[in-house]
Molecule: transfer RNA
Organism: Hyphomicrobiales bacterium
RNA sequence: GCGGCUCUAGCUCAGCGGGUAGAGCACGACGUUGCCAACGUCGAGGUCGUGGGUUCGAGCCCCACGAGCCGCU
Repeated sequence: GCGGCUCUAGCUCAGCGGGUAGAGCACGACGUUGCCAACGUCGAGGUCGUGGGUUCGAGCCCCACGAGCCGCU
């Protein structure tokens, strides 16, 4: 220098064919318990890597850039 893959909640990851963003763990409150743990219920937490484009509508399609991993030269 070239190519491929990945980037979504604090962490690990889903997201089907473009149509209101989710799960588990972690965190908070409450219940239960003499206390803790465990369990149950509820809750908070997101500019979907960044900036543009297409579209009535983009996490999803297109372009550029950034970061990480892998390969080639």